[in-house]
RNA sequence: UAUCUCGGAUAAUCGCUAUAGCAAUAUAGAGGAAAGUCCAUGCUCACACAUGCCUGAGAUGGCUGUAGUGAUCGUGCCUGGCGAAACCAUAAGCCAGGGCAUUAAUUUGACGGCAACGAACGGACCUAAGUCUCUGAUAAGGUUUCAGUAGUUUGAAAGUGCCACAGUGACGUAGCUUGUCCGGAAACGGAGAAGGUGGAACGCGGUAAACCCCUCGAGUGAGCAAUCCAAAUUUGGUAGGAGCACUUUUCUAGCGGAAAUGAACGUAUAGAAGAGGUAGAGUAAUCUACAGACAGAUGAUUAUCACCGGCGUACGAGAGUAACUAGACUCGUCAGCAGUACUAAGGAACAGAACAUGGCUUACAGAG
Repeated sequence: UAUCUCGGAUAAUCGCUAUAGCAAUAUAGAGGAAAGUCCAUGCUCACACAUGCCUGAGAUGGCUGUAGUGAUCGUGCCUGGCGAAACCAUAAGCCAGGGCAUUAAUUUGACGGCAACGAACGGACCUAAGUCUCUGAUAAGGUUUCAGUAGUUUGAAAGUGCCACAGUGACGUAGCUUGUCCGGAAACGGAGAAGGUGGAACGCGGUAAACCCCUCGAGUGAGCAAUCCAAAUUUGGUAGGAGCACUUUUCUAGCGGAAAUGAACGUAUAGAAGAGGUAGAGUAAUCUACAGACAGAUGAUUAUCACCGGCGUACGAGAGUAACUAGACUCGUCAGCAGUACUAAGGAACAGAACAUGGCUUACAGAG
């Protein structure tokens, strides 16, 4: 420096809130990021579709699903794994291995597509070897245009553009100056060098976070301030309540559905029965508990322990080598230093749940 974990504990007194209780009282009460709102999901409602299903005489009621592909949005090397909301599954995302590009570096990656080949008919022009009727004419020699077009091949998909200024020229069968070599009768053709401009001069150039094309996927939109109920006799939707609390299933009642009737169905109102998750106690059976606020509770004080700190107090100069009688050599011997033990004052970071959840990012005293 990077990464991971922890990031206080116990008891008492007083206080606040929730649940239970007639009451006394009992139990419980904010994080690793609760932050940012960058991304994704559950949930709720609305719209769209299915010539869906249910009830009913009759759907404009209710329930289930996500169709359609022209639009729109997202995605993009290959393989495997992990991945939440108590389960299953899955998203964003993360991990590992391999390939490619990039980087000083496991550094970073918006990692699909900018392809290969290529005419003819016709038109215009240059030269004159050969030939001829010979001051010359003439192509079966060449250049150019038609045209990098038509067309062919590969591919899921390669079409249209752009690279300012400078420079002849920036991808267009475009390309300036000077020399050399080879072929040829010449016209011309081929190869290669140097120079100049520029970031780059024709290189299987670059560019698709250029327009666009292709693959795969996704119903769309909004959001808990969603949404539901609703007092003071109707309506309305105010006060207020629910949603909202460990998760969830079934039953009963009530209420709604109600458009004359009545059902499907719903339930956010009340009660009952059951299944399950996490934590703690217990040998076990089993028992207890699980924040739910919203002018927004979860606090304060004291004591002890743990953590940081270290005024100060105590200790704090001999050791090593050979030898084994004496003695010699090397390093140190200053100062109450360094260090060891105890310890006072003091300190204790970033920071507050707000429907639920996963990721990413940011902040952080100290300890391991």

Description: Model confidence (mean pLDDT): 75 of 100. Predicted 3D model of a 368-nucleotide RNA (Bacterial RNase P class B) from Macrococcus carouselicus. NCBI's taxonomy places the organism under Bacteria, Bacillati, Bacilli, Staphylococcaceae, Macrococcus. It is recorded under the gene name rnpB. The RNAcentral record of the sequence draws on ENA. Rfam family: Bacterial RNase P class B. It is annotated as a ribozyme. Its Rfam clan is "RNaseP clan".